Small-subunit ribosomal RNA from a metagenome, 1543 nucleotides, folded computationally. The prediction has a mean pLDDT of 84. RNAcentral holds the sequence, with entries from SILVA. Its Rfam family is "Bacterial small subunit ribosomal RNA". Its family is annotated with structural constituent of ribosome and ribosome in the Gene Ontology.
RNA sequence: AGAGUUUGAUCCUGGCUCAGAAUGAACGCUGGCGGCGUGGUUAAGACAUGCAAGUCGAACGGUUUUCAUUGAAGGGCAACCGGAUAUGAAAGCAGUGGCGAACGGGUGCGUAACACGUGAACAAUCUACCUUCAAGUGGGGAAUAGCUCGGCGAAAGCCGAAUUAAUACCGCAUGUGGUCGGGACUCUCAUGAGUCCUGUACUAAAGUCAGGGACCGCAAGGCCUGACGCUUUUAGAGGAGUUCGCGGCCUAUCAGCUAGUUGGUAGUGUAACGGACUACCAAGGCGAAGACGGGUAGCUGGUCUGAGAGGAUGAUCAGCCACACUGGAACUGAAACACGGUCCAGACUCCUACGGGAGGCAGCAGUGGGGAAUAUUGGACAAUGGGCGAAAGCCUGAUCCAGCGACGCCGCGUGAGUGAUGAAGGCCUUCGGGUUGUAAAGCUCUGUUGAGGGAGAAGAAAACAGUUAGGGCGAAUAGUCCUAGCUCUUGACGGUAUCCCUUUAGAAAGCACCGGCUAACUCUGUGCCAGCAGCCGCGGUAAUACAGAGGGUGCAAACGUUGCUCGGAAUUACUGGGCGUAAAGCGCGUGUAGGCGGACCUGCAAGUCGGACGUGAAAGCCCUGGGCUCAACCCAGGAAUUGCGUACGAAACCGCGGGCCUGGAGUGGUGGAGAGGGAAGCAGAAUUCCUGGUGUAGAGGUGAAAUUCGUAGAUAUCAGGAGGAACACCGGUGGCGAAGGCGGCUUCCUGGACCCUAACUGACGCUGAGACGCGAAAGCGUGGGGAGCAAACAGGAUUAGAUACCCUGGUAGUCCACGCCGUAAACGAUGAGUGCUGGGUGUCGCGGGUUUUGACCCCCGCGGUGCCGUAGCUAACGCGUUAAGCACUCCGCCUGGGGAGUACGGCCGCAAGGCUAAAACUCAAAGGAAUUGACGGGGGCCCGCACAAGCGGUGGAGCAUGUGGUUUAAUUCGACGCAACGCGCAGAACCUUACCUGGGCUAGAAAAGGCCGGAAACCCUCAGAAACGAGGGUGUGCCCGCAAGGGAGCCGGUAUUCAGGUGCUGCAUGGCUGUCGUCAGCUCGUGUCGUGAGAUGUUGGGUUAAGUCCCGCAACGAGCGCAACCCCUGUCUUCAGUUGCCAUCAUUAAGUUGGGCACUCUGAAGAGACUGCCGGCGUCAAGCCGGAGGAAGGUGGGGAUGACGUCAAGUCCUCAUGGCCCUUAUGUCCAGGGCUACACACGUGCUACAAUGGUUGAUACAAAGCGCUGCAAGCUCGCGAGAGUAAGCCAAUCGCAGAAAGUCAACCUCAGUACAGAUUGCAGUCUGCAACUCGACUGCAUGAAGGUGGAAUCGCUAGUAAUCCUUGAUCAGCAGGCAAGGGUGAAUACGUUCCCGGGCCUUGUACACACCGCCCGUCACACCAUGGGAGUUGAUUGCUCCAGAAGUGGCCGAUCUAACCCGCAAGGGAAGUAGGUCCCCAAGGAGUGGUCGAUGACUGGGGUGAAGUCGUAACAAGGUAGCCGUAGGGGAACCUGCGGCUG
Repeated sequence: AGAGUUUGAUCCUGGCUCAGAAUGAACGCUGGCGGCGUGGUUAAGACAUGCAAGUCGAACGGUUUUCAUUGAAGGGCAACCGGAUAUGAAAGCAGUGGCGAACGGGUGCGUAACACGUGAACAAUCUACCUUCAAGUGGGGAAUAGCUCGGCGAAAGCCGAAUUAAUACCGCAUGUGGUCGGGACUCUCAUGAGUCCUGUACUAAAGUCAGGGACCGCAAGGCCUGACGCUUUUAGAGGAGUUCGCGGCCUAUCAGCUAGUUGGUAGUGUAACGGACUACCAAGGCGAAGACGGGUAGCUGGUCUGAGAGGAUGAUCAGCCACACUGGAACUGAAACACGGUCCAGACUCCUACGGGAGGCAGCAGUGGGGAAUAUUGGACAAUGGGCGAAAGCCUGAUCCAGCGACGCCGCGUGAGUGAUGAAGGCCUUCGGGUUGUAAAGCUCUGUUGAGGGAGAAGAAAACAGUUAGGGCGAAUAGUCCUAGCUCUUGACGGUAUCCCUUUAGAAAGCACCGGCUAACUCUGUGCCAGCAGCCGCGGUAAUACAGAGGGUGCAAACGUUGCUCGGAAUUACUGGGCGUAAAGCGCGUGUAGGCGGACCUGCAAGUCGGACGUGAAAGCCCUGGGCUCAACCCAGGAAUUGCGUACGAAACCGCGGGCCUGGAGUGGUGGAGAGGGAAGCAGAAUUCCUGGUGUAGAGGUGAAAUUCGUAGAUAUCAGGAGGAACACCGGUGGCGAAGGCGGCUUCCUGGACCCUAACUGACGCUGAGACGCGAAAGCGUGGGGAGCAAACAGGAUUAGAUACCCUGGUAGUCCACGCCGUAAACGAUGAGUGCUGGGUGUCGCGGGUUUUGACCCCCGCGGUGCCGUAGCUAACGCGUUAAGCACUCCGCCUGGGGAGUACGGCCGCAAGGCUAAAACUCAAAGGAAUUGACGGGGGCCCGCACAAGCGGUGGAGCAUGUGGUUUAAUUCGACGCAACGCGCAGAACCUUACCUGGGCUAGAAAAGGCCGGAAACCCUCAGAAACGAGGGUGUGCCCGCAAGGGAGCCGGUAUUCAGGUGCUGCAUGGCUGUCGUCAGCUCGUGUCGUGAGAUGUUGGGUUAAGUCCCGCAACGAGCGCAACCCCUGUCUUCAGUUGCCAUCAUUAAGUUGGGCACUCUGAAGAGACUGCCGGCGUCAAGCCGGAGGAAGGUGGGGAUGACGUCAAGUCCUCAUGGCCCUUAUGUCCAGGGCUACACACGUGCUACAAUGGUUGAUACAAAGCGCUGCAAGCUCGCGAGAGUAAGCCAAUCGCAGAAAGUCAACCUCAGUACAGAUUGCAGUCUGCAACUCGACUGCAUGAAGGUGGAAUCGCUAGUAAUCCUUGAUCAGCAGGCAAGGGUGAAUACGUUCCCGGGCCUUGUACACACCGCCCGUCACACCAUGGGAGUUGAUUGCUCCAGAAGUGGCCGAUCUAACCCGCAAGGGAAGUAGGUCCCCAAGGAGUGGUCGAUGACUGGGGUGAAGUCGUAACAAGGUAGCCGUAGGGGAACCUGCGGCUG
């Protein structure tokens, strides 16, 4: 730091996804050790059990036990027993009293608040314990708990009586002081504060312990001293309370809220200010800078992430707040409205004797529950800290430790060295090998951790106690306090850390991934299945993507997955984005708040800037140093804490105040332009209607028609009249207006802009949230009007249908007045304003110059409106002084597509509807511009037997042949538009043959290797359909070697590697082939242009059969194609003449023979044709037209030759071949059958339908082939097919071989015939082992359909079509097919509009599998989320009432009462109290609203889904251009009307 994903490819926009870090985590798999951390995120749900707050006897009275002293009653002769009582000591128990329990610990419910953070304020405050200052601590009194007794109760507990103490309680005294009142002074911004003086005002206290000389006292003690207490006061520290500025969540689909509300006066209350509360008075207060309401949430230091700015978060640690089962309340106290206190209400749980009671783990453990999920009912107060105490000490689930969990971070280990026969095994393999892999084994070492044994810390120093010294108080050598030293004692962890010794490589490696992103590849299995997947996407028989394996990669005691957060994401953009076409400029204006604002001078100092001071807790982050062996972790110091506050300084900018200016803005004066707006009036043309005339059969309308009108007189035409609407020409990217919009003429009223002038004002300006106004068409309301046009509607056509397009009619409406609506592609898809930045050229308005005046032209200026273009910008297209350039100001708007501009809510509207405006769910795209193709019922140019013009066919008949279908045991298989169908098949009776039935074989019918045997080979017999089986006979060779023997080759047998397969896959392939198409195209290098895909070249102007050639040109060249080179053919020459030929000579029946090679011919080499020549046209070109010459003329004719590619075209059954499958069978052999079937359909052919013919007879002229298993003359026989015999020929020699149509002559005479020949019968011939299924041919007989063929369709442009024969391949035989050969030999082409195919250029595109494309909507089915919905139900909240526990307060207080006062007393008073009552008030209840959720018969649309149904709306002119708004209509897409836009 980026990457993947929209496309055929490209650039851009834009979303989705990934790589990183992090976590209080969870889950899966695995797991050796240690250190440091960390661990209920859910049910603030419920809790068994134990513990978590006590302590003080030096405040007090008791009581229990023990000990010491004392030792009573009583007993005993006595010793003595006994132990009362008292005192002391120690320990305990409950109580009174004091302090603590308000800390510490937990949780995050509530809370959007002065709760928190930060900075201030309290002159408006309090403060126990602690420190400090000053002063004091006098003298009395009355109770009460405990205990005892009695009573009630199940219990908890309660009541009564009697008695008692205090540092408990209550008066009194004193008053340093304090408070209050009065006065003076000083200070403060101020309410006020401070100091001093003053006074008949008010106001305190408690003792305990230790020691002790004198003195007093019987004693205790007093007294003195000290310590600890107590009271009042001063100051402090620490703590608390209150107030204020600023800061930090979402929602406007919450816009108005508020009666204690805002303020005042007087009170109450508090520690203290205050509507905090009460009474009265006034009517205020808050709010778009977001009040009020709703939702969510503890806040912060910090934590995570990030380059930062930010974003997210608020576990552990620390600060603050809030809470303690839920709600309410107060008491005590310095402090609470109190987690382990009280009272009340509620829910829940427990006990109960049913009468009543008890309880509160959000303390530490622990339990069940919930949950994906979170630990031990541990040890210790040794340390740190806290409470109490004089202290010892006690208490302390705070804390320190231990236990559990890989939950996290950090560290260590699972060994190290050597070791190649590169072992075995695994996997792969091209079978050679490769890899696992120095890895292992083996050898040599080490010992962390582990195991055993041993040693063994630091954490501990204080306090206490004792003692020594010095000092303070003191009368004191008591005592006590302070300081310093010494002695003594104390460890939960824990026999832990650590160290030492011994011991063995022994006990210790997994997890994920390996298609791209993203490091890492092969095999097998599977076969759109099973499965994977973060995104793109894999899987349909060769899967690096599934599963397994081998191998590899990455991390490592972990590794992956999931969730959440930040990042990447500049994807909310402050740093740091956009709005012409991608999402995005409000339809337009006026203008409020707000924001921003010209030049100069001057003052102030809020903003701004500077250094200083205070604060910004600690911890954390960062830096430095240090301590645990390192690290994590910990300690110390520093830095930082970007903030807030205070005072000082500066004055450029901004702001505020003052002054001044004219350039911005405005006013005045002059002038012309204009469909600017409103109102009234007027004119002509046209349509329609009415009246009358002329006139007659049609008119009208369309692609063609019909509906319609017309003999009752239309249309046409003439005259007159009525009425409504709109204003031709001018008219123009002309004008005006803010936009919508505005068009005949005249008048009236009225707005704005512009030019010129420079007199006036003096910044008066710009923008503009809300707000207000205007706003096409359609539509709505009321009332008019209504000629034409025309939604709806009706009819006629079209059509498969036609709710459309077309036609005939036609109503709302269109018009007017008034009032609504408020939307459009309301568009320049471009907000308004200002300034700056090269030009050129039109046009409108005004002015100036030039011109003698005037006009035109020309030049200049200002303002508008167009086009083209520089720089620049832009993704590109494009924009370009009328910016989309460079800047500033203000407003509006956007943040993936769909759902949806929809639902709900609100506002507006008569309605239609408008404005505002979501979510669930779903997809990985949706989109913009441009590129290359392809396509178009787009355009232009051109070609082709493409059409047209012709000739002949097919389609009808019979037959042949192929195919489909059907049938069959099998009818083997393949080929399917052109480009399958007389195709593979150049020839199925057996064979072929692949199919079927039946019979056989299993190393096999054929192949290579090993072993054994034998030469090979030939013949015969039997069974059988044959294959095959059984048996018999004859018989040995070749080479080497003396021999024995060996070898080659062949045959048989045997075992095993294996053979074999026309079995599957042509969509795994090679090769070959078809087709577009013999069409003229297809590309490359370099250069140039473009961000790029790409373009250019190859386009353009001509020309050609041709990308053929020429010219031009940012291109210049080149390649594959075209053409030429090759073959045949047409003319000539040369050479060569046998088997060919014969002009001349001779000869014959005959080129038969001699002779000859001139000619023909044969076959080899050449020549010839190149637009070369002439004329014209053409760009002085290429070339075209005509002509000459020539056998041939513009490619002479024909053939071979087939570019890049397309069709997953055809072929695994020619061959080859991967993979799969069969292996006594899917192989192989044999016999028979089938491929030849037959209601039918199609293709290709043959023969015909006749007279241009048929039959009979006679007669003429080819070319090219083929022949030894052959062609066969001749002769004989047969009507014939043919048979017999046989010469010649390995072929320019012989043979096949007779060419036929033609020509000559005769007959037939238009008929199913003397046409046609199918079919059938009989008899034959030939081939062949064999013609039954199933051959060809011959003869005789038979004599079918058929009289020129519907729709439709094929071939051919010249030696062609048509027609006529001949030959060949295959082949034993079989040709109507195929491949060739020659004979005879036409017609027509005006032309390119149309059909088909193709080429080039251009245009549109939503297509790229490329129009056989894409794609829209209804309907049907399934699933999903959602709106409405009679309602039902839950939560929460407002208002109005009822109710009123506990409790504070007020009032009453007849009940009761010790302290003080009066009184001798009784009693009274004061002060209280039980109780009552009033205000307030929690729960609860009633009624009525709001908000949110769940659910609901039914219902609405939406989304998704495989190949469902109906149509074809859109994309091309998409076949009626599309789209926007609106209205009506229709199964549906949609159609139609009106206005608008060009996308």